[in-house]
Overview: RNAcentral holds the sequence, with entries from ENA. This is a predicted structure of a 351-nucleotide RNA (Bacterial RNase P class A) from a Pseudomonadota bacterium. Taxonomically the source falls in Pseudomonadota (Bacteria, Pseudomonadati). The coordinates come from a structure-prediction model, not an experiment, and the mean pLDDT is 78. The gene name in the source record is rnpB.
């Protein structure tokens, strides 16, 4: 120089004019003063809460949801250190990572067989008054029988490499390797190592297939829920009715209530409140490997409601991407022009 890999920060700045929202003050109903006024993803509505109501208020099963240890959080399917498995040359980076010895399934095509499966080519032995000849423990046919080392098909064939042994051969038996189980040591643990012993050894895959097995887990949602005003038809019909009913998402026990359940018709959509002080920023200090926590200080920073920050001059400048709160925070997933910085490792060239 080139070309990665992580991981931060920013996302346009200053001045002025004139508009639009909220809040404080003063005056008194509209004026003035002085502050303020969209994001890192506000998106998607995936998750988890906080808060409202069901409700005075259970148990349980179904149903859903995670799946490797330990830790952090308010909690979580989220972060943060570890282990395993995989990519990668490497900094790094992925993980739907609990069970296949509960049962069930599923694995096209080729192949004898695809899971306690199997003989197509083969090796070997037995019988045949069998056949051919060069008469040799020869070779060919037929039928029985042992075999699964060899060769072949397949993604994958019932461990793998020597020796011995066998009529031929095979964990048939040894020796090394895998691998099960037990030790033993180091780690909270997952789990690793082992010149520990032992066993000839399981009859493979798949559970992001049904399932088993741990642990979690009530619904509904600010259009929630509450308060004031106004108008209306103190409307009709059916049907069950305290052995009924309705209340909790489905069921089932239990509580609690004292009526309820369809149908037709009418009237109202207005104003307040929930609505911003939070599991909140910032900043030192301090424990942790990290996430994060603990003190002690300083700050207040949108609250709209058919929907508020929008025009114009002028200057720097990266000449501007993705993109606009609707109750509020933790995440995580997606987009994103530019520009700025740390750290790591690889390659080349020169000193």
């Nucleotide at each position: 120089a080139g070309a990665g890999u992580c991981a931060g920060c920013u996302g346009g700045g200053c001045a002025a004019u004139c508009g639009c929202c909220g809040g404080u003050c003063g005056c008194a109903u509209g004026c003035g003063a002085c502050g303020g006024g969209a994001g890192g993803a506000a998106a998607g509505u995936c998750c988890g809460g906080g808060c409202u109501c069901c409700a005075a208020a259970g148990g349980g099963c179904a149903g859903g949801g995670u799946g490797c240890c330990a830790g952090g959080u308010a909690a979580c399917g989220c972060c943060u250190g570890g282990g395993g498995g995989g990519c990668g040359a490497g900094a790094g980076c992925c993980u739907a990572c609990g069970g296949a010895u509960a049962g069930u399934g599923c694995a096209g095509c080729a192949g004898a067989g695809a899971g306690u499966a199997g003989a197509c080519c083969g090796c070997c032995g037995g019988u045949g008054u069998g056949g051919c000849u060069u008469u040799a423990u020869g070779u060919c046919c037929a039928u029985c029988g042992g075999u699964a080392a060899g060769g072949g098909u397949g993604a994958a064939a019932c461990g793998g490499u020597g020796c011995g042994g066998u009529a031929a051969g095979a964990g048939c038996g040894c020796a090394c390797c895998g691998c099960g189980c037990a030790c033993g040591u180091g780690g909270c643990a997952a789990c690793a190592c082992g010149u520990u012993g032992u066993g000839g050894c399981a009859a493979g895959g798949u559970a992001a297939a049904c399932c088993c097995c741990a642990c979690c887990u009530g619904g509904a949602g600010c259009a929630a829920g509450g308060c004031c005003a106004a108008a209306u038809a103190g409307a009709g019909a059916u049907c069950c009715u305290u052995u009924g009913a309705u209340a909790c998402g489905g069921c089932c026990c239990g509580u609690a209530u004292u009526g309820g359940a369809u149908c037709u018709g009418g009237g109202u959509a207005g104003g307040c409140c929930g609505c911003u002080u939070g599991a909140g920023g910032c900043u030192g200090u301090u424990g942790g490997u990290g996430a994060c926590g603990a003190c002690a200080g300083c700050c207040c920073u949108a609250g709209a409601u058919g929907a508020a920050u929008g025009a114009u001059u002028g200057u720097c400048c990266a000449c501007g991407a993705c993109a606009g709160a609707a109750c509020c925070c933790g995440g995580c997933u997606u987009a994103u022009a530019g520009g700025c910085u740390g750290a790591c490792a690889c390659u080349c060239a020169c000193u």